[in-house]
RNA sequence: CCAGACGGUCGGAUGACUGCCUUCCGGCACGGGAAACCAGCCGGGGGGAGGAAAGUCCGGGCUCCACGGAAGCACGGUGCCGGGUAACGCCCGGCGGGGGCGACCCCAGGGAAAGUGCCACAGAAAGCAAACCGCCCGCCGACGCCGCGUGCGACGACGGGUAAGGGUGAAAGGGUGCGGUAAGAGCGCACCGCGUCGCCGGCGACGGCGAUGGCAAGGUAAACCCCACCGGGAGCAAGACCGAAUAGGGACGGUAAUGGCAGGUUUCCGGGCCGCCGUCCGGGUAGGUCGCGCGAGGCGUCCGGCAACGGACGUCCCAGAUGAAUGGUCAUCCCGCAUCCACCGGAUGCGGACAGAACCCGGCUUACAGACCGUCUGGCCUU
Numbered sequence: 001c002c003a004g005a006c007g008g009u010c011g012g013a014u015g016a017c018u019g020c021c022u023u024c025c026g027g028c029a030c031g032g033g034a035a036a037c038c039a040g041c042c043g044g045g046g047g048g049a050g051g052a053a054a055g056u057c058c059g060g061g062c063u064c065c066a067c068g069g070a071a072g073c074a075c076g077g078u079g080c081c082g083g084g085u086a087a088c089g090c091c092c093g094g095c096g097g098g099g100g101c102g103a104c105c106c107c108a109g110g111g112a113a114a115g116u117g118c119c120a121c122a123g124a125a126a127g128c129a130a131a132c133c134g135c136c137c138g139c140c141g142a143c144g145c146c147g148c149g150u151g152c153g154a155c156g157a158c159g160g161g162u163a164a165g166g167g168u169g170a171a172a173g174g175g176u177g178c179g180g181u182a183a184g185a186g187c188g189c190a191c192c193g194c195g196u197c198g199c200c201g202g203c204g205a206c207g208g209c210g211a212u213g214g215c216a217a218g219g220u221a222a223a224c225c226c227c228a229c230c231g232g233g234a235g236c237a238a239g240a241c242c243g244a245a246u247a248g249g250g251a252c253g254g255u256a257a258u259g260g261c262a263g264g265u266u267u268c269c270g271g272g273c274c275g276c277c278g279u280c281c282g283g284g285u286a287g288g289u290c291g292c293g294c295g296a297g298g299c300g301u302c303c304g305g306c307a308a309c310g311g312a313c314g315u316c317c318c319a320g321a322u323g324a325a326u327g328g329u330c331a332u333c334c335c336g337c338a339u340c341c342a343c344c345g346g347a348u349g350c351g352g353a354c355a356g357a358a359c360c361c362g363g364c365u366u367a368c369a370g371a372c373c374g375u376c377u378g379g380c381c382u383u
Stems, first nucleotide, its partner, number of pairs: 001379010012333007020048009031038002050354001054365002057363005062235004075231005080094005095109001096107004110226002115224002117220003132166002134162005140156002143153003146149001174192006193215001194213008239290004249281007259274003297316008334352008
């Protein structure tokens, strides 16, 4: 210098003018509303989006509902080991497998010798293995040859042996080699793989060594299933409080000379029910307030730990809207591109992402113009 791997930070800056939300202090007004409560004007001070605020995919806090304890069943989720954490399906460190020359990256990574199911197409055969072309042996038939034999060669049918070789497939019942054999075959042997046992190392996943078995046990569990562990439900429109008008409910009082009904009829008197009037009570709705910003909080230093993370001390207070604020304009600077002048610069124009809190927090995933930093790998050059 080129190519690359991993981790992290930022994600326009400054100023002026002019708005918006919130909060505090002082002053002025005395407004809206039945109330609850809300609001105006002036002056001054403080704060005002993100790394993802997003998707709403996991895990929690918080709130309400349900629930006597324990165990089990069903359903759902997770799934190598150890650690971290409030918790997790997250993170860290390892193990095993795979990829890369390498830094490093990827893995839904328990159980397939408990059971069941499935394995398309092709292929003879896809699971108690089987035998299409082959290879080998026997026998028979017909043919050729000469050395004329119980001969040799090649062809075909039949009966067997075999799984080397070919062919099909994602996958064909260990792999390579030597021996062996009629041809073959873990049939025998060596190495590798696999299983079992023992010893050693490691907390463990697992690794190493030795002995032994002689191949049995194909794949598939993001198929059922088995095993282990975890899991009540709904969500801030949760929920708490204040609370009209109107309608409806309840209690009490009144109802007269004027309402209705019933007690067989009429009259009178007294009472009942409905209705009406008044007062009070309670529930709900509209509306309002709270929930709602001190928190698993941020930053710094030191200590422990490989790390995730934990601890101690110091320091800071940092958005809370509810048709929903956090904006706009201008100037200068920064970065990129284009054009022009021109030569180590200048002028003009354009562009500067993804995106927008809504109860909060820890993660994951997805989107993102560009800038910067650190560690490391491979290659080339120079000394």
The prediction has a mean pLDDT of 76. The RNA shown here (Bacterial RNase P class A) has 383 nucleotides and comes from an Alphaproteobacteria bacterium. It is recorded under the gene name rnpB. Its Rfam family is "Bacterial RNase P class A". Gene Ontology terms of the family: ribonuclease P activity, tRNA processing and dimeric ribonuclease P complex. Rfam's curators write: Ribonuclease P (RNase P) is a ubiquitous endoribonuclease, found in archaea, bacteria and eukarya as well as chloroplasts and mitochondria. The RNAcentral record of the sequence draws on ENA. Taxonomically the source falls in Alphaproteobacteria (Bacteria, Pseudomonadati, Pseudomonadota).